Context: one part of a larger RNA
RNA sequence: CUGGGCUUAAAGCGUACGCAGGCGGACACGCAGGCAUUUUGUGAAAUCCCUCGGCUCAACCGAGGAACUGCAGGGUGAACCGCAGUCCUUGAGGUCGGUAGGGGCUGUCGGAACUCUAGGUGUAGCGGUGAAAUGCGUAGAUAUCUAGAGGAACGCCAAAGGUGAAGACAGGCAGCUGGGCCGAAUCUGACGCUGAGGCACGAAAGCGUGGGGAGCGAACGGGAUUAGAUCCCCCGGUAGUCCACGCCGUAAACGAUGUGCACUAGAUCCUGGAGGUUCUGACACCGUCAGGGUCGAAGUAAAAACGUUAAGUGCACCGCCUGGGGAGUACGGUCGCAAGGCUAAAACUC
Numbered sequence: 001c002u003g004g005g006c007u008u009a010a011a012g013c014g015u016a017c018g019c020a021g022g023c024g025g026a027c028a029c030g031c032a033g034g035c036a037u038u039u040u041g042u043g044a045a046a047u048c049c050c051u052c053g054g055c056u057c058a059a060c061c062g063a064g065g066a067a068c069u070g071c072a073g074g075g076u077g078a079a080c081c082g083c084a085g086u087c088c089u090u091g092a093g094g095u096c097g098g099u100a101g102g103g104g105c106u107g108u109c110g111g112a113a114c115u116c117u118a119g120g121u122g123u124a125g126c127g128g129u130g131a132a133a134u135g136c137g138u139a140g141a142u143a144u145c146u147a148g149a150g151g152a153a154c155g156c157c158a159a160a161g162g163u164g165a166a167g168a169c170a171g172g173c174a175g176c177u178g179g180g181c182c183g184a185a186u187c188u189g190a191c192g193c194u195g196a197g198g199c200a201c202g203a204a205a206g207c208g209u210g211g212g213g214a215g216c217g218a219a220c221g222g223g224a225u226u227a228g229a230u231c232c233c234c235c236g237g238u239a240g241u242c243c244a245c246g247c248c249g250u251a252a253a254c255g256a257u258g259u260g261c262a263c264u265a266g267a268u269c270c271u272g273g274a275g276g277u278u279c280u281g282a283c284a285c286c287g288u289c290a291g292g293g294u295c296g297a298a299g300u301a302a303a304a305a306c307g308u309u310a311a312g313u314g315c316a317c318c319g320c321c322u323g324g325g326g327a328g329u330a331c332g333g334u335c336g337c338a339a340g341g342c343u344a345a346a347a348c349u350c
Stems, first nucleotide, its partner, number of pairs: 004321003007304002012318001014201002017198001021194003025088001028086002030083002033081002035077008049065006091191001092188003095184005103177007110154001114150008125136002162169002206247006215241002220236004258317006266295008275286003299306002323350003332343004
């Protein structure tokens, strides 16, 4: 420099935003940097190639030609790329009018359950298991009723359901707030796509400081089981789980499928919107836009399968892979309080 790939064989960054860079809509005009063409100069000699010649041949040598794919200047062309200004609306965005939603943050309120505390009734058991025992209970437990305290989670609705970029999000109400979709065709006029670095978000566990602590429960103790039992089962139980603030930055962070745009049969179900049909209205029917499923034509695929939500057909840009082990390790760098994260080899071996 180039090829082939990335659902499951190695391979899509966890997700978004975005500087540089790469790429970029329609019509016409201009410039002439790229580009094309022509011409001039230069591109030392030797070498390579062609022709002829000299050593008996050859190597070698001599002469001529071609070539030196390059660079520079001038002329010409204007399709394409580029540049400058003008113009357009279909890409993109705004406005106006609607609309659905567990989207986010804060506050406040609620009921069921549970544990504890106090009191009433009541008496010998309760609990637990395959069976037991540890444990709790005559200092009155379990059960039951009343009152109070506390923390965490929100049954039914609930779904092939909804929202969010992803992580994720579910009791009610209020406040603040992000985004989507539909319709009108009212405005701006390419303002776009992607995105190395960068920056932000990022489950659980873990860490720091201060709170909180009902239930559950790593560690730990005890009881069983067993040959043993550092397990599974049982009784307890500390961190933690919860809150505030600050770190960590990982995951089977999965659709194991990067983002955007365009194109390519249908069928059916669900969610949201606007419209039409029927005398009116509709949860009915019809087509339509956006989203979520199932099945399938063509096509693709090693197959499983995918199939307008593509893994089909194309374009733009990024990331990544290159036999197994060694190893996501060592060393170095960098980030972190630490745990550790990110970057990332080689010897050797099969």